[in-house]
Context: one part of a larger RNA
RNA sequence: UUGGGCGUAAAGGGUGCGUAGGUGGCAGAACAAGUCUGGAGUAAAAGGUAUGGGCUCAACCCGUACUGGCUCUGGAAACUGUUCAGCUAGAGAACAGAAGAGGACGGCGGAACUCCAUGUGUAGCGGUAAGAUGCGUAGAUAUAUGGAAGAACACCGGUGGCGAAGGCGGCCGUCUGGUCUGUUGCUGACACUGAAGCACGAAAGCGUGGGGAGCAAAUAGGAUUAGAUACCCUAGUAGUCCACGCCGUAAACGAUGGACGCUAGGUGUGGGGGGACCAUCCCCCCGUGCCGCAGCCAACGCAUUAAGCGUCCCGCCUGGGGAGUACGGCCGCAAGGCUAAAACUC
Numbered sequence: 001u002u003g004g005g006c007g008u009a010a011a012g013g014g015u016g017c018g019u020a021g022g023u024g025g026c027a028g029a030a031c032a033a034g035u036c037u038g039g040a041g042u043a044a045a046a047g048g049u050a051u052g053g054g055c056u057c058a059a060c061c062c063g064u065a066c067u068g069g070c071u072c073u074g075g076a077a078a079c080u081g082u083u084c085a086g087c088u089a090g091a092g093a094a095c096a097g098a099a100g101a102g103g104a105c106g107g108c109g110g111a112a113c114u115c116c117a118u119g120u121g122u123a124g125c126g127g128u129a130a131g132a133u134g135c136g137u138a139g140a141u142a143u144a145u146g147g148a149a150g151a152a153c154a155c156c157g158g159u160g161g162c163g164a165a166g167g168c169g170g171c172c173g174u175c176u177g178g179u180c181u182g183u184u185g186c187u188g189a190c191a192c193u194g195a196a197g198c199a200c201g202a203a204a205g206c207g208u209g210g211g212g213a214g215c216a217a218a219u220a221g222g223a224u225u226a227g228a229u230a231c232c233c234u235a236g237u238a239g240u241c242c243a244c245g246c247c248g249u250a251a252a253c254g255a256u257g258g259a260c261g262c263u264a265g266g267u268g269u270g271g272g273g274g275g276a277c278c279a280u281c282c283c284c285c286c287g288u289g290c291c292g293c294a295g296c297c298a299a300c301g302c303a304u305u306a307a308g309c310g311u312c313c314c315g316c317c318u319g320g321g322g323a324g325u326a327c328g329g330c331c332g333c334a335a336g337g338c339u340a341a342a343a344c345u346c
Stems, first nucleotide, its partner, number of pairs: 003318004007300002012314001014200004021193003025087002028084004033080002035076008047067008090190001091187002094183005102176007109153001114148007124135002161168002205246006214240002219235004257313006265291011295302002319346003328339004
């Protein structure tokens, strides 16, 4: 609970597509459902409001009018709606350009780590605050050549770019999504939002099969310590990687839902276009930062990328704990997820 809110106090759904629904540009005509207005019917009484009256007043009592909706009927046509016929400023399409770690698949490359082989070489190496475990005379570490394998791509690299979000970074190719700019010849409101629903969704985790260099939960050992199930060290298995299938969560954050319009500027930077006296700049559009006015805010701060001023739609909050739990349902192989209380207590 007809209220007020949601950056940080409780509160924006992780993200998109989209059904129903809600909402919807400019101008014309018709209709009259909503709307406005006249008349009629209906309205138990009491009650309430106004007013008049009766008990000396009042409470109390009596009268009159009004107080709600519905039905029938006459009218109005501004707004909403419906239908018809239009428009181009919203939206989309076309054409010409442009940038990009957007996605999927395939191939290729170099550096480094590790391992293997061989050569040189000899007593240490490694590690730490210091050490020890560990490795090494069966020749390690170091160094050189060759080989193998896996994973990640230094510099460029940038409050740079792209993507709805998660996220995306070596190079090349194939397939493919979106965006921006310019033109205004095309369609003619085709739009916005979106309960359900569907799809995507980091990491970890799960299933089957591969792969396994480095790293590294667990684990073992060495230290530290009163203890040390840790921090440090030496090892090291799942995992991290690939294919396919699940899971569906997060400080999934800008802790800020989406769309449109309006409201001083200044200064960087990415993409495109136009102008110019031409390499120094000016203007337009789209993005991305910082500063700052009005305004807003409890303050911090936000401030044309709003947390300002408005409209529309969705989601959500309503004292703390109990509890994002129990129960039930749905989903999942499981782990668990989604939905979601109450007693009690302060």

Small-subunit ribosomal RNA, central domain from an uncultured bacterium, 346 nucleotides, folded computationally. Model confidence (mean pLDDT): 88 of 100. RNAcentral holds the full RNA, with entries from ENA.